[in-house]
């Protein structure tokens, strides 16, 4: 210098003019208006795909069903997330990817081709013509461990060497697993097919839920203490008096809380490989009506332009994104 | 805010259960019939199965992530 790979961060700054929203203050007698000060979106606020907080269902119970997850150890409030490691695959490499439990519990599937797709022999090989064999051919995505040597009538783990798998034992490791030794034990694929095993999951959601104000008129039918409604789809169990439908009347709605101080941000130190945890210090950073947070100009500059707008909150994942900055590492080439 | 259904020729839909050659009707095109047209008859074209990945020998079908449309509860 070229190509690549992993991680972190920003995604606009300063000044001026005109606007928008909220809170506080001041002025005007109130509704309200004006002025001043302060504050005012994101890395994803998004999709709503997971997990949790919070609230209600009196409690958060048992079983079945259903759903989710699926190598190991750890982190965490929790997770399908994250960290570290193991194994497998890809890459020269840095590094990347993996739904990665079980196919000797059972059921099922495999089109076409092929003799045969889980119990089989078409051509072929051998034969004492009873039969034996699975080496070779051929089909297929897949053909009964692979290669070689020996042996055999011909063959075959039939025997042996090496490799692969499986089982048993030992050693190391918390563990996944690795290594070593022994045993011919060789038992095909698919579980993102049903299923089995292990673990987890009660339901609903801020229109949750609570309080207050304004207005009104009830009537009919059905179910229910032999247990309705509800907690759950079913059963058990719990609770204990209302529930459902139709007609009619009122409001056409309003206010307050929940609401933002939180598993919170930043910084030093300590423990840990890390995720993360702990101590101390410091800061307050949107909370609205569902609706607010913008426009223009100037300056520096290569240029201010991308995706996109909070609505109960938080931890993740996924998806979208103009441009820019920083750090680690790899390969190649040249030079010193 | 919480859920569900759905996407297949130009249009309307099958096929997805339990993976194995993508189909039907209408429409379109060509030919025939007619003086001409319609109907009829004969033949034909037209699909990356919404998009991108994965599992599998093999995916419209199974799984994951996006996009669009429709519907429902509070």
């Nucleotide at each position: 210098g070229a190509a690549g790979u992993g991680g972190g961060c920003c995604g606009g700054g300063u000044g001026g003019u005109c606007g928008c929203a909220a809170a506080g203050g001041c002025u005007g007698u109130u509704u309200c208006a004006g002025c001043c000060u302060u504050u005012g979106a994101g890395g994803a606020a998004a999709g709503u795909c997971c997990g949790g907080g919070c609230u209600c269902c009196g409690c958060a119970g048992g079983g079945c069903a259903c759903g989710a997850u699926g190598c190991u150890c750890g982190c965490u409030a929790a997770c399908g997330g994250c960290g570290a490691g193991g194994c497998g695959g890809g890459g020269c490499g840095a590094c990347c990817c993996g739904a990665c439990g079980g196919a000797a519990a059972g059921u099922g599937c495999a089109a076409c081709a092929g003799a045969a797709a889980g119990a089989u022999a078409c051509c072929g090989c051998c034969u004492u013509c009873g039969g034996g064999c699975a080496a070779g051919g051929g089909u297929g995505a897949a053909a009964u461990g692979g290669u070689g040597c020996g042996g055999u009538a011909a063959g075959g783990g039939c025997g042996c060497a090496c490799c692969g798998g499986c089982g048993u034992g030992g050693u190391g490791g918390c563990g996944a697993c690795a290594c070593c030794a022994c045993g011919g034990c060789c038992c095909g694929g698919c579980a993102a097919a049903c299923c089995c095993c292990a673990u987890c999951g009660g339901g609903a959601g801020c229109a949750a839920g609570g309080c207050c104000c304004a207005a009104c008129a009830g009537g009919g039918g059905g179910a229910g203490u032999u247990g309705a409604c509800g907690c759950u789809g079913c059963c058990c169990g719990c609770c204990g008096a209302u529930c459902c439908c139709c007609c009619g009347g009122g409001u056409a709605g309003g206010g307050c809380c929940g609401c933002u101080u939180g598993a919170g941000g930043c910084g030093u130190c300590c423990g840990g490989c890390a995720a993360c945890g702990g101590c101390c210090g410091u800061c307050c950073c949107a909370g609205a009506g569902a609706g607010a947070u913008g426009a223009c100009c100037a300056c520096a500059c290569a240029a201010a332009c991308a995706c996109a707008g909070a609505a109960c909150c938080c931890g993740g994942c996924u998806u979208a994104c103009a441009g820019g900055c920083c750090c680690g590492c790899u390969u190649c080439a040249a030079c010193u | 805010u919480c859920c569900g259904u759905u996407g297949u020729g130009g249009c309307u839909c099958a096929g997805u259960u339990c993976g194995g050659u993508a189909g039907a009707g209408c429409g379109c095109c060509u030919g025939u019939c007619u003086g001409a047209a319609a109907a009829g008859c004969a033949g034909g074209a037209g699909g990356c199965c919404g998009c991108g990945g994965g599992u599998u020998c093999a995916a419209c079908u199974c799984c994951c992530g996006c996009c669009g449309a429709c519907g429902g509860g509070a």